[in-house]
Context: one part of a larger RNA
Molecule: large-subunit ribosomal RNA, domain IV
Organism: Actinomyces minihominis
């Protein structure tokens, strides 16, 4: 100086990002127990009291000597009766010792408000244990059995030796109130008249090869027409889902406005006008795990409080199964307050034991 254990005097969080960390709390028994509420909980809430040995007098239950009564197969037998002892829980008196009697080790600290997430459950094997996963409930779609779907090139196998009170697939997440408006885009789903369309189907027409055939030429050979025959190209017409197109669907993906006047103080606008939209944001909640400006204003707590609680609405940029609000339980989650309690701290000091320095 440092690890790891201990002890401290007033004070007790003044420490810190933050009681991190250590301290208290602890057993068993009797009294007592709030708001809230799903009536089960909460709860061990909280809070309080007693606990050792000794003597004694109760009680409960355990085992049961001898004795008695009866019965008997006359047996060390059986039933029953009374009940000493024995060893045990328990109550209630009296007395003894210590500072301390769950004397040691093991062995909850609590109470308030608030957010999230119902819960018990699962995860980043090796920095993240949550408010993320998942869950039972709750919705939509699909799907009639050789079922959807899924695994395989198939056979063939899971679903399922099941049958719509089942399976798949998605969202959403207990439980209580509820879940508005929009189908204009994309998306699924029906729909078939229309328009648009591929490959094949057709085979109108050209083009190339070429037998002959005409003119020209001195032979030689040049122009030109060009049957059928293969051969390249191909127009008309004819041709399906699909896309345009019509509807229907949002617990599909997803949207959910602006302006400029108006009331007899002033301030505001229940009213009125106007432009745009598929439709203009309802119910709840709201400086929010969501608000920039912001430490936003008011209000409690505090001697002071960027945090917290309630409120307010001016919602930059909440809003209803991407669910909104709410809530007993419940949680190694977050945030604030409180009591108890303490070297965390004012400030440090000393003890034990081990390491390191320095010195010999």
């Nucleotide at each position: 100086u440092c690890a790891u254990g201990g002890u401290u005097a007033a004070g007790g969080a003044a420490c810190u990002c933050g009681g991190c960390a250590a301290a208290a709390u602890g057993c068993c028994c009797c009294c007592g127990u709030a708001a809230c509420u799903u009536c089960g909980g909460a709860a061990g809430a909280a809070g309080g009291g007693g606990g050792a040995c000794c003597c004694u007098u109760g009680g409960g239950g355990g085992u049961g000597a001898a004795c008695c009564a009866c019965c008997u197969u006359a047996g060390c037998g059986g039933u029953g009766g009374c009940g000493a002892g024995c060893g045990u829980c328990u109550a209630g008196g009296g007395g003894u010792c210590g500072c301390a009697g769950a004397g040691g080790a093991u062995a909850g600290a609590g109470a308030g408000a608030a957010g999230c997430g119902a819960c018990u459950g699962u995860u980043u094997a090796u920095u993240a244990a949550a408010a993320a996963c998942a869950u039972a409930g709750g919705u939509g779609c699909g799907u009639g059995c050789u079922a959807a779907g899924c695994c395989g090139u198939a056979a063939g196998g899971c679903g399922c030796u099941g049958u719509a009170u089942a399976c798949g697939c998605a969202c959403u997440g207990a439980c209580g109130c509820c879940u508005g408006c929009c189908c204009g885009g994309u998306g699924c789903u029906g729909g078939a008249a229309g328009g648009u369309u591929a490959a094949g189907a057709g085979g109108a027409a050209a083009g190339g090869u070429c037998a002959a055939c005409a003119c020209a030429u001195u032979u030689u050979u040049g122009u030109g027409u060009g049957a059928a025959g293969c051969u390249u190209u191909g127009a008309a017409u004819u041709g399906a889902a699909g896309c345009c197109c019509c509807a229907g669907u949002a617990a599909a993906c997803g949207g959910c406005g602006g302006u400029g006047g108006u009331a007899a103080c002033u301030a505001u606008a229940a009213c009125c006008a106007u432009c745009c939209u598929a439709a203009g944001g309802u119910a709840g909640c709201g400086a929010a795990a969501u608000u920039c400006c912001u430490u936003g204003u008011c209000g409690g707590g505090u001697a002071a409080g960027u945090u917290c609680c309630g409120a307010c609405c001016u919602g930059c940029a909440c809003g209803a199964a991407u669910g909104g609000c709410g809530u007993a339980a419940c949680g190694a989650c977050u945030u604030c307050u409180c009591u108890a309690c303490u070297g965390u701290c004012u400030c440090a000091a000393c003890c034990a034991u081990g390491a390191g320095c320095u010195c010999g």